[in-house]
RNA sequence: GAGUUUGAUCCUGGCUCAGAACGAACGCUGGCGGCGUGCCUAACACAUGCAAGUCGAGCGCGAAUGGAGCAAUCCUAGUAGAGCGGCGCACGGGUGCGUAACACGUGGAUAAUCUGCCUAGAAGCCUGGGAUAACCAGUCGAAAGAUUGGCUAAUACCAGAUAAGCCCACGGGGACUUCUGUCCUUGAGGGAAAAGGUGGCCUCUGUAUACAAGCUAUCACUUCUAGAUGAGUCCGCGGCCCAUCAGCUAGUUGGCGGGGUAAUGGCCCACCAAGGCAACGACGGGUAGCUGGUCUGAGAGGACGAUCAGCCACACUGGAACUGAGACACGGUCCAGACUCCUACGGGAGGCAGCAGUGGGGAAUUUUGCGCAAUGGGCGAAAGCCUGACGCAGCAACGCCGCGUGUGUGAUGAAGGUCUUCGGAUUGUAAAGCACUUUCGACCGGGACGAAAACCCUGAAGCUAACAUCUUCAGGUUUGACGGUACCGGGAGAAGAAGCACCGGCUAACUCUGUGCCAGCAGCCGCGGUAAUACAGAGGGUGCAAGCGUUGUUCGGAAUUAUUGGGCGUAAAGCGCGUGUAGGCGGCUUUGCAAGUCGGGUGUGAAAGCCCUCAGCUCAACUGAGGAAGUGCGCCCGAAACUGCAGAGCUUGAGUGCCGGAGAGGGUGGCGGAAUUCCCCAAGUAGAGGUGAAAUUCGUAGAUAUGGGGAGGAACACCGGUGGCGAAGGCGGCCACCUGGACGGUAACUGACGCUGAGACGCGAAAGCGUGGGGAGCAAACAGGAUUAGAUACCCUGGUAGUCCACGCCGUAAACGAUGAGAACUAGGUGUCGUGGGAGUUGACCCCCGCGGUGCCGUAGCUAACGCAUUAAGUUCACCGCCUGGGAACUACGGCCGCAAGGUUAAAACUCAAAGGAAUAGGCGGGGGCCCGCACAAGCAGCGGAGCGUGUGGUUUAAUUCGAGGCGACGCGAAGAACCUUACCUGGGUUUGACAUGCAGAGGAAACUUUCGUGAAAGCGAGAGCCUCCCGCAAGGGACUUCUGCGCAGGUGGUGCAUGGCUGUCGUCAGCUCGUGCCGUGAGGUGUUGGGUUAAGUCCCGCAACGAGCGCAACCCCUGUCCUUAGUUGAAUCAUCUAGGGAGACUGCCGGGCGAAACCCGGAGGAAGGUGGGGAUGACGUCAAGUCCGCAUGCCCUUUAUAUCCAGGGCUACACACACGCUACAAUGGCCGGUACAACGGGUUCCAACACGGCGACGUGAAGGCAAUCCCUAAAAGCCGGUCUCAGUUCGGAUUGCAGGCUGCAACUCGCCUGCAUGAAGUCGGAGUUGCUAGUAAACGCUGGUCAGCACACAGCGUUGAUGCGUUCCCGGGCCUUGCACACAC
Repeated sequence: GAGUUUGAUCCUGGCUCAGAACGAACGCUGGCGGCGUGCCUAACACAUGCAAGUCGAGCGCGAAUGGAGCAAUCCUAGUAGAGCGGCGCACGGGUGCGUAACACGUGGAUAAUCUGCCUAGAAGCCUGGGAUAACCAGUCGAAAGAUUGGCUAAUACCAGAUAAGCCCACGGGGACUUCUGUCCUUGAGGGAAAAGGUGGCCUCUGUAUACAAGCUAUCACUUCUAGAUGAGUCCGCGGCCCAUCAGCUAGUUGGCGGGGUAAUGGCCCACCAAGGCAACGACGGGUAGCUGGUCUGAGAGGACGAUCAGCCACACUGGAACUGAGACACGGUCCAGACUCCUACGGGAGGCAGCAGUGGGGAAUUUUGCGCAAUGGGCGAAAGCCUGACGCAGCAACGCCGCGUGUGUGAUGAAGGUCUUCGGAUUGUAAAGCACUUUCGACCGGGACGAAAACCCUGAAGCUAACAUCUUCAGGUUUGACGGUACCGGGAGAAGAAGCACCGGCUAACUCUGUGCCAGCAGCCGCGGUAAUACAGAGGGUGCAAGCGUUGUUCGGAAUUAUUGGGCGUAAAGCGCGUGUAGGCGGCUUUGCAAGUCGGGUGUGAAAGCCCUCAGCUCAACUGAGGAAGUGCGCCCGAAACUGCAGAGCUUGAGUGCCGGAGAGGGUGGCGGAAUUCCCCAAGUAGAGGUGAAAUUCGUAGAUAUGGGGAGGAACACCGGUGGCGAAGGCGGCCACCUGGACGGUAACUGACGCUGAGACGCGAAAGCGUGGGGAGCAAACAGGAUUAGAUACCCUGGUAGUCCACGCCGUAAACGAUGAGAACUAGGUGUCGUGGGAGUUGACCCCCGCGGUGCCGUAGCUAACGCAUUAAGUUCACCGCCUGGGAACUACGGCCGCAAGGUUAAAACUCAAAGGAAUAGGCGGGGGCCCGCACAAGCAGCGGAGCGUGUGGUUUAAUUCGAGGCGACGCGAAGAACCUUACCUGGGUUUGACAUGCAGAGGAAACUUUCGUGAAAGCGAGAGCCUCCCGCAAGGGACUUCUGCGCAGGUGGUGCAUGGCUGUCGUCAGCUCGUGCCGUGAGGUGUUGGGUUAAGUCCCGCAACGAGCGCAACCCCUGUCCUUAGUUGAAUCAUCUAGGGAGACUGCCGGGCGAAACCCGGAGGAAGGUGGGGAUGACGUCAAGUCCGCAUGCCCUUUAUAUCCAGGGCUACACACACGCUACAAUGGCCGGUACAACGGGUUCCAACACGGCGACGUGAAGGCAAUCCCUAAAAGCCGGUCUCAGUUCGGAUUGCAGGCUGCAACUCGCCUGCAUGAAGUCGGAGUUGCUAGUAAACGCUGGUCAGCACACAGCGUUGAUGCGUUCCCGGGCCUUGCACACAC
């Protein structure tokens, strides 16, 4: 920096990612080299080999074997070897168990110490003695080994001498000091040393070519001093976690005296005292080697402590000492233990945390290699020996670094792959091809640096009496594990050398196929349920590259423990409140000191590392040299502002005194009235009480209501008030007493006496607990009655603890201002309480100015916002408390407190990707306000009951094709299923196909007409007639058609959740938005809210808004009045009618209301009046609403079938249920007769007058009509007259029988109509429910579309013609507001 809480926003906050790193491991892959690194686990156990020896120039002894020789014997050989002795073995190497410690780091101290080998200086090195191993001879034992006797040497051991100096005790003097002492000097006394070896020489002595003594050289030896090095001890400071470890301690703390040590010291001991440590964390528990450094980070920090380096600790486990300069000793000793091995069972041996290596553990870590050539170490005079230290090599991509896998050219943009909108795109200059180069590897050849020495030889110089030795120099000689390696050269040839991860966002990189919440992916968010850039594969791409990913771990990001650098009103977070201890912090002036602080100097801060410069390997990694740095600590000098300390003063902080008033501040005692309940009396009668309604309950044994009297307990109406008091909890009748605090005024006193406050102590509502009282009312628990699906509740009737008092506990609350206490500063306005002052002539109210308290509003500022705002949540200071994702968990365990209840302190496992705060816009509310609608109400007519029609569900069926499903599916798609339609079923056929188009081949008489067989038809098969249309001379071509084949056709098959288009619905509801501006961190708001008004976001006014768009309205059509033009019909002007064009209505006029508005009410005129009536017209959007079966269309599926043709059947089934209708149940009626008045429409395959026939449907003729002419056409209810008389009827017509008619190829399944006969249910319909406000409902008929026929449906038309107080409620809707833990939104 990003992702992730939300519909969106801001904030808080956690989780996650991108970076770097690693002693790593795992997966896939793997060309070379250099330099590094390599048991992090079992300090588990270890076979085998090696890792510490050396010195014969300290000493004594001393083979074998082999050889020579006849043999003695000699050589091997004084060799090997063991032993005595010296030095080393305390180094080097390994590991990190233990250790929270003076173990480590850093700085000091040692006046409290030691130091082998080494260096320098001083002084010595004399005289003697006795043993012992080896060896020899025995003994015991399986072995390891032990033991007895005897011999012998030393640089082994012992004694004596000497003492420069040293040590010990005592005395004198001086200097210094940290005042226990140190150093120097001096007097007298006591004490302690030694070892020789080798080489050389003959100057002195002796034997005498030479050697011994001796001398000399050198190596050793002794004493002392000093140095160097190393080590011991002590101290200051620094570096882990847990306080759910708070008290620890008897050698404990100190003293005196001893012991012990190299040395201080309770280190140890005796005695004495009673101390010592601890909140600045003792004691206890857990973890851990520490450091230089390493990783990370801007830094501060955080994590780590492999390799390299310093220190420490350890060496099978535990303990102990010996030797030694040094050890309490990795490859030494002793004891104990565990384990392993040997054993003759008696007893013994061993210690890889050395180098290799083995087993085991584990995700995991190498060769039983070479060499002492180099560096270093031990011993030695030296040669040299030893050295798994070390130098090298081997194994491992474990890490870092470097190199390569080719370079140039090359467009028919090849082939192939992939994708495709089929045009192409991409892989891609990539390949091929052409031209070059040759690193690395392979092969051949040459071939190092690392080596300088020691020893030895030669020569020179120095030293000496001299030579030798020694020292130095020059020359010569010799030494390489790595290694025939690095490196160099040569020839050949692009030849031998690329993978891994990723591609939804974060995060660079996209398509296809498969799969279908499956398989799987995933770091977080999350992908996958048929179009997956997220799974799997492929093509392509991106990133790194001999590696790439994954996992683990650390730091970072994380300001997410905040010193740098956070917070606490509501997000996690102020202790319930006070008093006050430690601590922290502290007013003004002045003097001194110099602890902090600041400056300068100096010592230290190992090396390596980091950084800079230079240099060496071809570069780099790596390495070398020099420098810088190392923020720390010590010491010295200086400064004195600030802090501190000490001294002196001051008054403003703080406090005291005096005057004054306010107050439910606290405690104790007393008093008062109202009310409730109970008791008594009176009076009185049937109820009372209680509720939404009731009941339980009380009451005829006299209640309730009423009056009088009495008892008892508790609480104090009105006043009473965001009034008062108190630290908080809290405090309310009146009076008295005791008592705390605050405030105003005054300015006398003290002189910083202050603030905060971990622990501690005290107070602390209600409930609860203990003991004893008290108990009227109220009232947990409990009982009963109701309510309810239930009702362990809400409501009612009762009722016990308790509530009250005294004493003692408890110690918690939303103990809240969810705001710790204190101080200072920073605009105001307006209330109120207490008090003071001014003004007001004194007085009252008002007014002005202070101080203290308590509220509201508000500026700056702050805040995520809400909000806070002199009573801060503003700006600062000092102190305390507290927070660090949600849950688990105001929990468990432990501690403390409590009689108990419980309180306090307070985790983890596990789990989630959030949990939250504030605000925004919606939706919702059995929230509020305003308003509208046939929404209710008022009515009329219905539905729901009956029969029938139609649709649907269900059931049935071979099939009963499919769709539609609350409103908004159900007389819906369908404006009309006998065949057709038709998509369904059964059966029979066809396969380039019923239909379109292209190509190739073959054929034809273009085509067309027609016959026969079979068949249910389709089809299959066989023929006949005509015998040619266009171009062309012809051949041939075109058109058409048949057959074969290839591309393809076809699909009412799937997906309406892939879509277009269209439609329904909210809703003809009044809304929905935009631009600019303004406000807000932002989502967003404003505008569009408000006051009026309207049918309306309609209009007016106001307003940080001003405008605009889609909607509303208007413009359009029909209709109502008039005018006008024209017109056929008609006898006919006008009128009517039809078709056009216009006029008219605009709140225009008057009155009133309102704000001089919009608008509303009334009136005039007018055919019509406030939208005149009706229609068309449907904003942004919602319902993944409906439709793939109207049409179009992506994808999927099918292709002798899911296509297509045909016949028959089905869609018409039928126990049932629902929806929409028709007809009725009758007298406002039925039937019969007579009679009147429409409108919209339709008509040539048609409407049909009229005539005749038939009871009728209809039939036969047939005029007229392509229609203002003719026809359909009779309108019906109505009116007039008659009849029926309340009944299952002269109502009702279902059902059924018979006989007919019409349409049609065909009425069986399955049409309509007619006549006769039959005459079912039904007597007005439960709960519930629908429509309608005017020419409307209702009633009545008529017409049309569809259509061969079929209408109770649908779309229209006219005729007759009703009722309405109003907006409380139900339903739906609009606007404003409010709450929300809702957002697929109740």

A computed fold for a 1386-nucleotide RNA from an uncultured Archangiaceae bacterium, annotated as small-subunit ribosomal RNA. It matches the Rfam family "Bacterial small subunit ribosomal RNA". Gene Ontology terms of the family: ribosome and structural constituent of ribosome. The family has 99 seed sequences and 42,628 matches in Rfam 15.1. The sequence is in RNAcentral, with records from ENA and SILVA. Model confidence (mean pLDDT): 85 of 100.